[in-house]
RNA sequence: CGUACCGGUCGGAUCAUCGCGCCACGCGAUUGCGAGGUGAGGAAAGUCCGAACACCAGAGGGCACCGUGCUUCCUAACGGGAAGGCGCCGCUUCGGCGGUGACGGCAAGUGCAGCAGAAAGCAUACCUGCCGAUGGCUUCUCUGGAAGAACAGGUCAAGGGUGAAAUGGUGGGGUAAGAGCCCACCGGCGUCUUGGGUGACCAGGGCGGCCAGGCAAACCCCACGGGGUGCAAGGUCAAGCAGUACCGCGCGCUGUAUGCGAUAUGGCGGCCCGUCGAACUUGCGGUACGGGUAGACUGCUAGAGGCCGGCGGUGACGUCGGUCCCAGAUAAAUGAUGAUCUCACCGUCUCAUCGGCGGCAGAUGGACGGCAAGACAGAAUUCGGCUUAUAGGCCGGUACGAGCC
Numbered sequence: 001c002g003u004a005c006c007g008g009u010c011g012g013a014u015c016a017u018c019g020c021g022c023c024a025c026g027c028g029a030u031u032g033c034g035a036g037g038u039g040a041g042g043a044a045a046g047u048c049c050g051a052a053c054a055c056c057a058g059a060g061g062g063c064a065c066c067g068u069g070c071u072u073c074c075u076a077a078c079g080g081g082a083a084g085g086c087g088c089c090g091c092u093u094c095g096g097c098g099g100u101g102a103c104g105g106c107a108a109g110u111g112c113a114g115c116a117g118a119a120a121g122c123a124u125a126c127c128u129g130c131c132g133a134u135g136g137c138u139u140c141u142c143u144g145g146a147a148g149a150a151c152a153g154g155u156c157a158a159g160g161g162u163g164a165a166a167u168g169g170u171g172g173g174g175u176a177a178g179a180g181c182c183c184a185c186c187g188g189c190g191u192c193u194u195g196g197g198u199g200a201c202c203a204g205g206g207c208g209g210c211c212a213g214g215c216a217a218a219c220c221c222c223a224c225g226g227g228g229u230g231c232a233a234g235g236u237c238a239a240g241c242a243g244u245a246c247c248g249c250g251c252g253c254u255g256u257a258u259g260c261g262a263u264a265u266g267g268c269g270g271c272c273c274g275u276c277g278a279a280c281u282u283g284c285g286g287u288a289c290g291g292g293u294a295g296a297c298u299g300c301u302a303g304a305g306g307c308c309g310g311c312g313g314u315g316a317c318g319u320c321g322g323u324c325c326c327a328g329a330u331a332a333a334u335g336a337u338g339a340u341c342u343c344a345c346c347g348u349c350u351c352a353u354c355g356g357c358g359g360c361a362g363a364u365g366g367a368c369g370g371c372a373a374g375a376c377a378g379a380a381u382u383c384g385g386c387u388u389a390u391a392g393g394c395c396g397g398u399a400c401g402a403g404c405c
Base pairs, nucleotide, nucleotide: 001401002400003399004398005397006396007395008394009393010392012341013340014339015338016337017336018335020039021038022037023036025034026033027032041376045387046386048385049384050383051382052381053230054229055228056227065226066225067224068223069222070084071083072082073081074080085103086101087100088099089098090097091096104221105220109219110218111215112214126160127159129155130154131153134152135151137148138147139146140145168186169185170184171183172182173181187211188210189208190207191206192205193204194203195202196201234298235297236296237295243289244288245287246286247285248284249283250282251261252260253259266276267275268274305324306323307322308321309320310319311318312317343374345370346369347368348367349366351365352364353363354362358405359404360403
């Protein structure tokens, strides 16, 4: 210097014309016209987590179910963030540095474990071994016993071999031979304790042979937390149609209409009153009422808000002051075209620079010319996070390369 990957950051600029949404202004006044202002993102995305807000449900408590899980802090809250602790990995000048981890409990209980291997959980059914004290066998014998083989039996310490993992290590004692069987030291664990730290934890001491494998992203145990639905939440107004009540006009029923309505009344009882019971409610127009569809308005964009600075804090963050207003559509506006410039890209020049020297190639810079913004993506109640996508530039890190004569 280049290439690749990872992390962070920025995510073209200035105008013109036409068009679209919204806002407020003037004229006209029902939708129009004029001039002006304003109009996507770092993720607007996935809709994963947490809230605000709204409605519904709910005395209180428990079970079940779900979620979270080292510590302290930040925060409205969080499964987010900051700082730290511990484990693991890498580098190291051995002082540390960097990366990474769903990181409570397997020493409460239950359960699970491919292949290999004798054995995978109260270890031991392999091979190579050791002993043979005790019982038996053979031989000898002074009859007390001694020697031998290794039948029964005892033993698994050492060595071999399997596995990701094989039940502490070294030495001594002990024993017939052996084993934490016993002892010393070392290691681990448990427990008590001293000092440091808010704490996770760290450093040390005493005691106990306790030696205890892995998996809780297996059931489970412990601690903490958790009502449901989402702005199509919800609220206000309210055409049309249907409904209820009343009024007017008409038509019809009956012998008649002032009564009734195509069931145009029935029973007591022939009629009236009364009473009991069953149904039904015509056409047109109007008034009122309640619920409420379409539709309109609202919720709706000034907010746990952005930017700058001071102060506090290792930091996440907090606080104070100043300043700014920054989309609100509803089948859903934010677009199209053109001009100039810049980054990138392509080409030319040999003008510089690049190994100890020279040449070639190459790279970087420069000059000139051409082309010219090219990635992921697009608001829909709002906010805080997380995750994922991203051309090109810049910054940082890691790895590789730096040729030929």

The RNA shown here (Bacterial RNase P class A) has 405 nucleotides and comes from a Rhodothermales bacterium. It matches the Rfam family "Bacterial RNase P class A". It is annotated as a ribozyme. The organism belongs to Rhodothermales, within Bacteria. The sequence is in RNAcentral, with records from ENA. A source record names the gene rnpB. Model confidence (mean pLDDT): 78 of 100.